This is a predicted complex of two RNAs, RNase P RNA and transfer RNA, with 441 nucleotides together. Rfam match: Bacterial RNase P class A. The family's RNA type in Rfam is ribozyme. The prediction has a mean pLDDT of 82.
[in-house]
């Protein structure tokens, strides 16, 4: 001067009025004093993953769902951390549904000669085999690319054409052969827990092509429902009416079917009442500090600290100075990102003016 | 607050297990018939496939994340 990475703030004081919760203290029972607390890093999306609660146990198969290198953190997880490998970049550093298409099966549209162990459209060739001309010493030879043919070097088509170079080879050519470079495959060392890499031999003329966010294999995880879940008090009606299903080889019991286990009716429609209180409700994998352990994510101890809990409705306004910012020449006038708790955590997306403060890179 | 479906033409729905002009029915427009209109007939117009990324060679269609919509949930008996 240009970037990358991580962490933090996200107006501040100070007065005056209101609000909702908790304790308190009064009261003419309506309230009215006082003292204390009151949104966020995403409170959002409801995308994953617990906590709790119910379903009788939360069993058992099958379906079905999710996840995918390795190790490790965590209560758990699709999260997070460190590593490997792959790409990007010149760097720091980023990005990666990153397990298996040599189990099995499908798909690839147009274009092109050939799209899955394929092909010859231009093109190269003229070895063989025949055809025509010519020579002939009568053995064939030489031309021609006409027909049968041989080739994949090159050109073109495609998203994708069956290893690069190079030298030999040959009528052209081609892993046809050879040498190196790279790809399989299998064997020993060692390094690391392991993905993995690393050398060292040995062997194949060499693809074992693409897709699995295409069915599928392969480990692994997974029972459902959600605080409008549940409990517990209380009020008022008509435990009414109609279809169905099935009567124990059957219905039901909260996800689809079988088995268990338990129960004796169940589903839908129409209709009656109630729309009231308490509890669940916030002390929690909780927040600060500091120490040690570990690269880190985290742990472990020690101290300190209590931080919204509602009817879905509260968490504001306004003045003053001061910061930034946009206009203005100035005096000043205007804004102040994104949002906004509802059972509670832990993630991950997603939106977010503008500032701070560390570590690093590259260019001069 | 919670849970669930769903977005294709002006509107109401098709689109199979990705393959290249995304399609029908009403509707619009123009012409024919008719004196006129309807009706009928032919002919045409009109889609960023709700957005923005990703896999794939290619996405309405498979995957994420945003945007909108609609739908369902208390208690007694």
């Nucleotide at each position: 001067g240009a970037g990358u990475c991580g962490g933090c703030c996200g107006g501040a004081c100070a007065g005056u009025c209101g609000c909702g919760g908790u304790g308190u203290g009064u009261u003419u029972c309506g309230g009215c004093g006082c003292a204390u607390c009151g949104a966020g890093g995403a409170a959002a999306g409801u995308c994953c993953g617990g906590g709790c609660u119910c379903c009788g146990c939360a069993g058992g198969g099958c379906a079905g769902g999710g996840u995918g290198c390795c190790a490790g953190g965590u209560a758990a997880c699709g999260c997070c951390u460190g590593g490997g490998c792959a790409g990007u970049g010149u760097g720091a550093a980023c990005u990666g549904a990153c397990g298996g298409c040599c189990a099995g099966u499908g798909c690839a549209a147009c274009a092109g000669a050939g799209a899955g162990c394929a092909g010859a459209c231009c093109g190269c060739c003229g070895a063989a085999c025949g055809g025509c001309g010519c020579c002939u010493c009568c053995g064939g030879g030489c031309g021609u690319g006409c027909g049968u043919g041989g080739c994949a070097a090159g050109g073109g088509u495609g998203a994708a054409a069956g290893g690069g170079u190079g030298c030999g080879g040959c009528a052209a050519g081609a892993g046809c052969g050879c040498a190196c470079c790279g790809c399989g495959c299998g064997c020993g060392g060692g390094g690391a827990c392991a993905a993995c890499g690393c050398c060292g031999c040995g062997u194949g003329g060499c693809a074992c092509g693409g897709u699995a966010a295409a069915c599928c294999c392969c480990a692994c995880c997974u029972g459902g429902a959600g605080c409008a879940a549940g409990a517990c008090c209380g009020a008022a009606u008509a435990g009414g009416g109609g279809a169905g299903c099935a009567u124990a080889u059957g219905g039901c019991g909260u996800g689809g079917c079988c088995c268990g286990c338990g129960u004796c009716g169940c589903u839908c429609c129409c209709g009656g009442g109630u729309a009231g209180g308490u509890u669940g409700c916030u002390u929690g994998a909780g927040c600060c500090u500091g120490a040690c352990g570990g690269u880190g994510a985290c742990g472990u101890c020690a101290g300190g600290c209590c931080c919204a809990g509602a009817g879905g409705a509260a968490u504001g306004a306004c003045u003053g100075u001061c910061a930034c910012g946009u206009c203005g020449c100035a005096a000043g006038a205007c804004g102040u990102a994104c949002a906004g708790a509802a059972c509670c955590c832990g993630g991950c997306u997603u939106a977010c003016a503008g500032g701070c403060c560390g570590a690093c890179u590259c260019c001069a | 607050g919670g849970c669930u479906a769903c977005a294709u033409a002006g509107c109401u729905c098709a689109g199979c297990c990705g393959g290249u002009u995304a399609g029908a029915g009403c509707g619009c427009g123009g012409c024919a018939c008719u004196c006129a209109u309807a009706a009928u007939g032919c002919c045409g117009a009109g889609g960023u496939c709700g957005g923005u990324g990703g896999u794939u060679c290619g996405a309405u269609c498979c995957c994420a994340c945003c945007u909108g919509u609609a739908g369902c949930c208390a208690c007694c008996a």